[in-house]
Context: one part of a larger RNA
This record gives sequence, structure tokens and C1' cells, in this order.
RNA sequence: UGACAGGGGCCUGCAUAAGUGGUGGAGCAUGUGGUUAAAUUCGAUGCAAAGUGAAGAACCUUCUAGGGCUUGACAUGCCAUGAAUCCUCUUGAAAGAGAGGGGUGCCCUGGGGAACACGGACACAGGUGGUGCAUGGCUGUCAUCAGCUCAUGCCAUAAGGUGUUGGGUUAAGUCCCGCAAUGAGCACAACCCUCAUGUUUAGUUGCCACCAUUGAGUUUGGAACCCUGAACAGACUACUGGUGAUAAGCCGAAGGAAGGUGAGGAUGAUGUCAAGUCAUCAUGCCCCUUAUGCCCUAGGUGACACACAUGCUACAAUGGGUAGGACAAAGCGUCGCGAUCCUAUGAGGGUGAGCUAACUCCAAAAACCCAUCCUCAGUUCAAAUUGCAGGCUGCAACUCGCCUGCAUGAAGCCAGAAUCGCUAGUAAUCACCGGUCAGCCAUAUGGCGGUGAAUUCAUUCCCGGGCCUUGUACA
Repeated sequence: UGACAGGGGCCUGCAUAAGUGGUGGAGCAUGUGGUUAAAUUCGAUGCAAAGUGAAGAACCUUCUAGGGCUUGACAUGCCAUGAAUCCUCUUGAAAGAGAGGGGUGCCCUGGGGAACACGGACACAGGUGGUGCAUGGCUGUCAUCAGCUCAUGCCAUAAGGUGUUGGGUUAAGUCCCGCAAUGAGCACAACCCUCAUGUUUAGUUGCCACCAUUGAGUUUGGAACCCUGAACAGACUACUGGUGAUAAGCCGAAGGAAGGUGAGGAUGAUGUCAAGUCAUCAUGCCCCUUAUGCCCUAGGUGACACACAUGCUACAAUGGGUAGGACAAAGCGUCGCGAUCCUAUGAGGGUGAGCUAACUCCAAAAACCCAUCCUCAGUUCAAAUUGCAGGCUGCAACUCGCCUGCAUGAAGCCAGAAUCGCUAGUAAUCACCGGUCAGCCAUAUGGCGGUGAAUUCAUUCCCGGGCCUUGUACA
């Protein structure tokens, strides 16, 4: 100087407390371990692995078995032949192998060239093979915690200290005061984006107060309103009372759309964990080279005594069924979204208007309101499981897809020890959309709006962190 302490002091965080809803019990979905297996490809393993890489495993991906290839599926260079594309047949599970037919193009001109195909020899290709403890890059984590350093000076024999400590204050090493320190840098904050208010400007595909008009902002008309873009304004403790050291600040009031960081996002210092990734990519070294490379078919990654993790659906009356009615936001669409009409109990099928989108479509928002049935029961709760019959995508739906109809109707009556999230438009609850994507195992994930609480304003204790200080036989 660090590290450590069931040492001390101060401070802080949904850390505890206060409250609220869950997990742990049930069924199912997904992931992991284990077991099994020819293969159940590989990685990730306390927090910081386990709905993770994977923003989508029927084939492919990617493992296994079998069938094949060996200059190779792909790149560059050399030689020879033929343009290339195409059609038919045999064999085969396919990959491939064999045979036949047709056919010559483009650019310069008697031979070449461009592109492509087959064959040959060699340099080489290829490897999701190993090492993340050889690495780059990227990422997680402590942690959006407030820290980490430097120059000069001063102190110390030196390691080093000082500055950065102290008194206040802050979300903050934020700011003020003091001080052998004076300054500076990286983090903090601000600058960036979204939301909340207003002004100006622009009005089509959006809007409609006035004037007419219609079934309908449909059409004249309008630029006020709404909305959508753009540019500005606005919030800074600015004003005021108290408090404080006359400071920094803190508490309260006013005005204001917004008040003390206005709300959210992006933004992650020096470092820690030889943290993670050689399977995104790149890359040193090592290894394979008729195979650890490449092609194909079938199977596997979907197995199942069990254990764990993350979720979904429930156990009901603040509810379930049926009928009617109302109100969003944000997205997506031409290899696409698909209205309308017809048809089917339905998933769907037929038809194909409109839309390259503020125009049209997906699209029905659902919780909610009103009416009615059910009346506390394993039920008109709950939906697993199973049978039958269908639909769609796709070469293909058996292993192994999704959806529909009819029937079936399991466990489950609020959950032990323990444990998690959340402080406001939050929790809870309700639907909607996107990406990936032929289809989809999405209950995941990323967004979007609707309805909309309770409690704390305290620090005794548990956990994490910061600063100062004490001790140490540790480095």
C1' cells in the first nucleotide's frame, strides 16, 4: 500500500420493514441434469448456466448407420477436348453411374479470345477437428456503483504519501468552505433520441367550426380545430418566505403544461473474475488429407424411472356460458396483405375489388357495459388425455407440424420448509402487432396501447455496495 475481521463510525440500494402479486403443491409447454441409446451433435454451470447461443431441428441445419466421391461441393493457376443450355432411356433408396439423340451461339477473323462443361497431372482446396490457459474482436459481471489516475511541487531512507483527507452538501470525487498543495484527464452531469405544453410554418391520402350537401367528410368549400412533419420557445432553484456560515445547499409557497435529474431510453471510467465465445467472424500453433473433407437416403437432436429451472392454464360467482352494444395504440404487406359475395357446423375452399399504402388490407380489439341462464357442486369450474372424422403448408406431416368439428372429461377446491418481482400510469390485469418464418410445436421474445391499485418516506436486523478509521503472525 492492499486484502481480511461474526472490529467501529457515516452513507446508500425493492436490501430489510410496510404493502401487493407470484414461485415452491396440480396439469401442460420449454430448457437443463441424469439415465438410455448406433446417434440422442456442440457450447453455456452460484449470483453473472438452465424459454441461454437457437430472430423459429419434418428434409437441410448437426450427430449416427448405410450407399458413394477423391484436385474434390467452393478458389486461383496449367494442358487437352467440346460452346453452353436441352430431351429420352437403363440401373439405383437417393446421390450417382451408363447409353442414345439434337444443337450450335457471341467478339475479332483462318486461328485465337470471352463465358461454360467434361477429362488429366500437380501446386493446393476443405475441416462446426484441438487449444478461449497462445490471441484479436465482441460480450457478461461487480455497476450507471462513484470512483480511477496524471503533471509539477512538498513530505518520507524507500515502498509510498499528499492532492483524493477534514466541516457541510449532493443522485454523484456534485458543489461550497478550509487545507502543502496548485492544476489537469477518464468516469458523473450536460450535449443525443422518445414522451409531456405552446408558437410559427406546411395542409394530402389526414381534419370539419362556419356555408351548402350526402347513406357516409361522400362532394363543393374551408385552414379555424384535430392530426402529421419541420423550425423555434419553454425549467434555470429563475422569483419569493424560512433555514444555513453572508457559501454550497435544504424545506415550503406562488406562477406554470411541466419543479428541483420533469418521465423513459441510449450512454458503462480504471480495473475484477486466466469469466464466456477458436461453433458468428478473424487468427498463431497442433492435428486429418481415398478422410476429422464432400454428396445422398434413413434414423436421431422430439427417447424417459427420475431431479432442477423458467413459464402458461387453472382450481371459480369480483366467476363461467349465451345474445346485443362501445372505446385504442403501434406495426406489417406486391414471390405480399387480401375486401366483397358464394359455400362449409368449422378449420377452410371458390371468386379476386382495392392497395407499392395517413388512401387499401391484415382488423374482430379484449377486459368493459347491458340483458339472461348457471347457485357453490369436482359443477354449465378446469381443461389434460384419448378415439373418430376432416382442413392447410410443403417433394414429404409415421417417427415429428399446426388448425377444426364431434365425443372423452384426468389432476386440481389456493399449495410445507423456503423463495422472487414491484414505489405510479408502476404492480396487477386485458387484448393487439412485429421479427424469425413454406408451415410451425411462440405459453418464448421484442414492442404497443386499454383498465388501473396498496404501502413506505423508517434503518434494529439480513444481503450487496461506497467513504473514513482500528487491528493483523496474510501478500
A computed fold for a 475-nucleotide part of an RNA from Trichopus zeylanicus subsp. travancoricus, annotated as small-subunit ribosomal RNA, 3' major domain. Model confidence (mean pLDDT): 83 of 100. NCBI's taxonomy places the organism under Eukaryota, Streptophyta, Dioscoreales, Trichopus, Trichopus zeylanicus. It matches the Rfam family "Bacterial small subunit ribosomal RNA".